[in-house]
The part of an RNA shown here (small-subunit ribosomal RNA, central domain) has 347 nucleotides and comes from an uncultured bacterium. Its mean pLDDT, the model's own confidence on a scale to 100, is 88.
Context: one part of a larger RNA
RNA sequence: CUGGGCGUAAAGGGUGCGUAGGCGGCCUUGUAAGUCCGAGGUGAAAGGCCCGGGCUCAACCCGGGCAAUGCCUUGGAAACUGCGGGGCUUGAGUGCUGGAGAGGCAAGGGGAAUUCCACGUGUAGCGGUGAAAUGCGUAGAUAUGUGGAGGAAUACCGGUGGCGAAGGCGCCUUGCUGGACAGCGACUGACGCUGAGGCACGAAAGCGUGGGGAGCGAACAGGAUUAGAUACCCCUGGUAGUCCACGCUGUAAACGAUGAGUGCCAGGUGUUGGGGGGCGACCCUCAGUGCCGAAGGAAACCCAAUAAGCACUCCGCCUGGGGAGUACGGUCGCAAGACUGAAACUC
Repeated sequence: CUGGGCGUAAAGGGUGCGUAGGCGGCCUUGUAAGUCCGAGGUGAAAGGCCCGGGCUCAACCCGGGCAAUGCCUUGGAAACUGCGGGGCUUGAGUGCUGGAGAGGCAAGGGGAAUUCCACGUGUAGCGGUGAAAUGCGUAGAUAUGUGGAGGAAUACCGGUGGCGAAGGCGCCUUGCUGGACAGCGACUGACGCUGAGGCACGAAAGCGUGGGGAGCGAACAGGAUUAGAUACCCCUGGUAGUCCACGCUGUAAACGAUGAGUGCCAGGUGUUGGGGGGCGACCCUCAGUGCCGAAGGAAACCCAAUAAGCACUCCGCCUGGGGAGUACGGUCGCAAGACUGAAACUC
């Protein structure tokens, strides 16, 4: 390289939008670039293969034929691909009507609880643990009542429930805004799929500037544990941080460890949102989301219309373990570091 693969053995890019490129629905017509058929030219010699011959054989040498899968010219075919013209509606999109949703952004508002402050009641403990101690408390704590401050999170409903491309999203109201779905079948007429680069989004932690700080809480301090305990688990404290604004970082078991799209292939059962029929029980249907299972697949586990089944298109990725996601170089970053990514050596 070919081949074979990528749920768990090595292997799906964290996710989307999209450029080039690759691939592309039905009917008709033209063309003849690809494709196919015929003819001609060329494809040197040597070499190769076949036949024959010469050195006593062979190696070696000589003659003839084949082959030389290719290229060029020319005549033709028109199914398929391409290109051009015309048409179509099922792919795709638009429109109208409608309901569902923690989808996003901003502003405003609420109650429960923790902590703190003030005052009242009240007195000796509270707190904490396996047991304790550190800690708090007669300068009046804990408990309890009233009032106040402030920050963060939104119990129940709540659900293999919903929404989102992923990350993710959960009190209420308002404004702005994205997407999906159903019904109708009016409109456009292939406008499609994928997508190297590129651009955007991207949990937590972390970084910069400013703010905020109730609870929690790396670091740190103390108590305990222990033979020791510079630790885990436990306890009392507690700074960054967790929160907000703006900017950066760009990672993850970013997981369904399963790329996207399209078509095809038994059923049963639950559920979410629509539509249709029926008085109703119920039935049919579209879109999603679960469970169980047929064929089939699979090394097995298991997957099974939400495929890991049967096929096609496009992208990404793998190629023994360690060395190593390291070194070097490059790009990006304020830094931390990220991305790209070896080799020697060794088993």